A computed fold for a 76-nucleotide RNA, annotated as c-di-GMP-I riboswitch aptamer. It matches the Rfam family "c-di-GMP-I riboswitch aptamer". About the family: GEMM was predicted in a large-scale screen for bacterial structured RNA regulatory elements. The coordinates come from a structure-prediction model, not an experiment, and the mean pLDDT is 77. The sequence was found by an Rfam model in a public genome assembly. The model forms 94% of the base pairs in the Rfam consensus.
RNA sequence: UAAUACCAAAGGCAAAACAGUCGAAAGGUUGUGACGCAAAACUAUAGGGCCUGUAAAAUGGCAGCCAGUUGCCGCU
Numbered sequence: 001u002a003a004u005a006c007c008a009a010a011g012g013c014a015a016a017a018c019a020g021u022c023g024a025a026a027g028g029u030u031g032u033g034a035c036g037c038a039a040a041a042c043u044a045u046a047g048g049g050c051c052u053g054u055a056a057a058a059u060g061g062c063a064g065c066c067a068g069u070u071g072c073c074g075c076u
Base pairs, nucleotide, nucleotide: 005076007074012037013036017032018031019030020029021028022027035064041069042068043067047066048065049062050061051060
């Protein structure tokens, strides 16, 4: 210095639910909240998967499903 595993402290994020708001919906966003998370940071036609929608079809969504990229501190 790198990889893997385990654990402490500080700091960070924030599921469900409820309320406001945007949207046809899925879902987004703000507040409360605290289920969890070492990548729960970033990436959504051009990896897979899932959701909405449709006669069929995403040019609509989901990164807290897998995946890809980047990456913090201490200890053994």